[in-house]
Context: one part of a larger RNA
RNA sequence: CGCAGGGAGUUUGAGAGGAGCUGUCCUUAGUACGAGAGGACCGGGAUGGACGAACCGCUGGUGUGCCAGUUGUCUUGCCAAAGGCAGAGCUGGGUAGCUAAGUUCGGAAAGGAUAACCGCUGAAAGCAUCUAAGUGGGAAACCUGCCUCAAGAUGAGACUCCCCUGAAGGUCACCCGAAGACUACGGGUUUAAUAGGUAAGGUGUGUAAGCGUUGUAAGGCGUUGAGCAAACUUAUACUAAUGACCGAAUGG
Repeated sequence: CGCAGGGAGUUUGAGAGGAGCUGUCCUUAGUACGAGAGGACCGGGAUGGACGAACCGCUGGUGUGCCAGUUGUCUUGCCAAAGGCAGAGCUGGGUAGCUAAGUUCGGAAAGGAUAACCGCUGAAAGCAUCUAAGUGGGAAACCUGCCUCAAGAUGAGACUCCCCUGAAGGUCACCCGAAGACUACGGGUUUAAUAGGUAAGGUGUGUAAGCGUUGUAAGGCGUUGAGCAAACUUAUACUAAUGACCGAAUGG
């Protein structure tokens, strides 16, 4: 821009893409078959491999500054307590998120039309013949079925509702996001829990500092599951979400 008024939401599916794999074991059954050795079809069940998707409750990984320990050195006058630097100094743990090695699920079933092939009926050709007329079966291939996209499908579809009181509705701006390169997408903007802060909880570290006490001292013990704490949950307007614009007039 188009889809002959403008708009919001829900859809149909022409068409396109994805997927499509396979082993072993048990049973049927040591049956059919076979002199024996051996050893099934058909059908039923179980459990794997590889591949793929989703997810983070579990098992773990990461988690660059969440907690603790610790070496050297410098600084805060000193002690104590802290901070800086040394690959995050090193080490032990670890929330959210993201993850696989973790968890769950998938390939199918079924239908249609067929290939090779196997048939029925059956003439030409009194026989025979699956074929000439007619009519069945038959494969991971084909068309559906499962998942995703999809009306620019210009063949532009359908349904419901709203508006014509600068309307319905939308955009910019701003606060943000399990959304994201930008954009887009989603939420919120005081008639407000969108983000921050605060409070409580969860969770993580693992018993802070100070003081007391004990020991000559290093240190131990008590106060104390203490103190501290990121992304999590809930609550709470304390802080920030100020505002501006586009879009018509009943539809050739």